Molecule: c-di-GMP-I riboswitch aptamer
Organism: Oceanobacillus limi
RNA sequence: AUUUGAAAAAGGCAAAUCUAUUGAAAAAUAGAGACGCAAAGUCACAGGCCUACGGUGUUUGAACUAUGGUGGCUGGACUGCUGAA
Numbered sequence: 001a002u003u004u005g006a007a008a009a010a011g012g013c014a015a016a017u018c019u020a021u022u023g024a025a026a027a028a029u030a031g032a033g034a035c036g037c038a039a040a041g042u043c044a045c046a047g048g049c050c051u052a053c054g055g056u057g058u059u060u061g062a063a064c065u066a067u068g069g070u071g072g073c074u075g076g077a078c079u080g081c082u083g084a085a
Stems, first nucleotide, its partner, number of pairs: 002085004012037002017032006035072001041078003045075003048070003054065003
């Protein structure tokens, strides 16, 4: 350096849920809490998915739409601990 894996060791992150706050919502942040994760570390470039304030539309209903969100949906890019070969 490459491939591979949690044999093991040292550790790390933190789902659902609850509380508070922000937000139109999806959701996010902090605390509590652990479902799980070998990148569940970082990044919205591509695809997927979620939401619809606003806009379009209207039978005043539905529906459509991302400039919003999701990295713990997938790919990709960059970086990291450790075992084995």